[in-house]
RNA sequence: AAAAUUCUUCGGGGCAGGGUGACUGAAUACAAAUCAGAAUUCCCUACCGGCGGUAAAGUCCGCGACCCGCGUAAAGCGGCUGAUCCGGUGACUGAUCACAAGUCAGAAUUCCGGAACCGACAGUAAAGUCUGGAUGAGAGAAGAACACG
Numbered sequence: 001a002a003a004a005u006u007c008u009u010c011g012g013g014g015c016a017g018g019g020u021g022a023c024u025g026a027a028u029a030c031a032a033a034u035c036a037g038a039a040u041u042c043c044c045u046a047c048c049g050g051c052g053g054u055a056a057a058g059u060c061c062g063c064g065a066c067c068c069g070c071g072u073a074a075a076g077c078g079g080c081u082g083a084u085c086c087g088g089u090g091a092c093u094g095a096u097c098a099c100a101a102g103u104c105a106g107a108a109u110u111c112c113g114g115a116a117c118c119g120a121c122a123g124u125a126a127a128g129u130c131u132g133g134a135u136g137a138g139a140g141a142a143g144a145a146c147a148c149g
Base pairs, nucleotide, nucleotide: 005145006144007143008142009141010140017044018043019042023037024036025035026034046129047128048119049118050063051062052061053060058117059116067079068078069077070076084115085114086113087112088111092106093105094104095103096102121132122131123130
């Protein structure tokens, strides 16, 4: 101490507060009225952000997850797959130059300021945040063994 191989471990976060009241219960012969309860789903508001790449990214590029198809199934293969603009800065790159400095040009959807937007399926009062499939799966991260040279 490379590649390959084998193994181990790790590998997703989030409604605090206020309002409404579908519906349920009490009492009643029933209804209305009354009283009590009732949404993390509705409304106001709050909060959250998997992995790799790249100038540090939920919104760029790629991947995973969910879902769909083929397959008895597993493996595997294929498909589907959300959302950003404005202003500023200038790591870095190029030109000039023997080099440097300087000058000129470019340069972040990632940084800074501002304003927006997005979020599988099933359940349930309509859910990114609750419960469930899931003590699952997983992009991948770290480490160990082996060991050519």